SAM riboswitch aptamer (S box leader) from Nafulsella turpanensis ZLM-10, 103 nucleotides, folded computationally.
NCBI's taxonomy places the organism under Bacteria, Pseudomonadati, Cytophagia, Cytophagales, Nafulsella turpanensis.
[in-house]
RNA sequence: GAUUUAUACCGAAGAGGUGAGAGUACAGGCUCUACGACCCUCUGGCAACCUGCCGCUAAGCAAGGUGCCAAUUCCUGCCCAAACGUAUAGGGAAUUAUAAAUU
Numbered sequence: 001g002a003u004u005u006a007u008a009c010c011g012a013a014g015a016g017g018u019g020a021g022a023g024u025a026c027a028g029g030c031u032c033u034a035c036g037a038c039c040c041u042c043u044g045g046c047a048a049c050c051u052g053c054c055g056c057u058a059a060g061c062a063a064g065g066u067g068c069c070a071a072u073u074c075c076u077g078c079c080c081a082a083a084c085g086u087a088u089a090g091g092g093a094a095u096u097a098u099a100a101a102u103u
Base pairs, nucleotide, nucleotide: 001103002102003101004100005099006098007097008096013043014042015041016040017039021032022031023030026077027076028075029074044069045068046067048066049065050064051062052061053060078092079091080090
């Protein structure tokens, strides 16, 4: 890098550094951002998967390995569908992200 499976409406801060964009394909929106966003480091925290404890299982506890700590994966795009149209809600797919296993 690839494949498979699972999950993604909950949850989670501060300081220092840097200095202009950022929200993880693209596009259209809409938000965050010099009252310093994004990113990096330290400390702290959360608990998705693995791990450990307990348990028949489920649930629960811990926080060791990854991960995560604005807004539902921020929303939408494709398909279905609610008499028709519009709007809105809903279901699915696709994409993305994370984990584990295999290669």